[in-house]
RNA sequence: UGAUGCGUGGCGGGAGAGAUCCGCUCACACCAUGGGCGGGCGCCGUAGGAGCAAUUUCCUCCCCGGGAAACUCUCAGGCACCUGUACCGCUACGAACAG
Repeated sequence: UGAUGCGUGGCGGGAGAGAUCCGCUCACACCAUGGGCGGGCGCCGUAGGAGCAAUUUCCUCCCCGGGAAACUCUCAGGCACCUGUACCGCUACGAACAG
């Protein structure tokens, strides 16, 4: 000096699933409409969590075994237009390392 990778931020891209039913309540002059809360049934998987039983992948060519996941399950969470958004691209900063 220091790539790749890592951590944090910024910008851009980026889903899914009832705009459901019932009750109460607030706003509104009334109906209607909208909001909030609670309960029921139905659903979603890209924050988090759990699991390797299946799928895929890694350790390892095979068996056994173990890990991981965009896989599986939905505990919590979510299901109007706005968001706890995985992931991808670009970029800034930081520490350390191979060279």

Model confidence (mean pLDDT): 76 of 100. Glycine riboswitch aptamer from Arthrobacter sp. MYb214, 99 nucleotides, folded computationally. The source organism's lineage runs through Bacteria, Bacillati, Actinomycetes, Micrococcaceae and Arthrobacter. The model forms 86% of the base pairs in the Rfam consensus. It was read from a public genome assembly, where an Rfam model found it.